RNA sequence: GGGCCUGUGGUCUAGUGGUAUGACGCUACCUUGACAUGGUAGAGACCGGGAGUUCAAUUCUCCCCAGGCCCA
Numbered sequence: 001g002g003g004c005c006u007g008u009g010g011u012c013u014a015g016u017g018g019u020a021u022g023a024c025g026c027u028a029c030c031u032u033g034a035c036a037u038g039g040u041a042g043a044g045a046c047c048g049g050g051a052g053u054u055c056a057a058u059u060c061u062c063c064c065c066a067g068g069c070c071c072a
Stems, first nucleotide, its partner, number of pairs: 001071007010024003018055001026042005048064005
């Protein structure tokens, strides 16, 4: 320098053109003499950044950034 892949709540992750799934973790309550386990409820991401296409983008296109792999 070239090519490919990945980038979603604190962590891991699903997802697909119509404002996002689950698990763990966290908070509150119930349960206990207390803790743990278990149960219920809740908060928490608008999806790496920008531009474009579209009525509408996390999902398509382009550029950039970060990480990984391969080639030179």

A computed fold for a 72-nucleotide RNA from a Nitrososphaerota archaeon, annotated as transfer RNA. The prediction has a mean pLDDT of 82. The organism belongs to Nitrososphaerota, within Archaea. Rfam family: tRNA. Rfam classes the family as a transfer RNA. Rfam links the family to the GO term triplet codon-amino acid adaptor activity.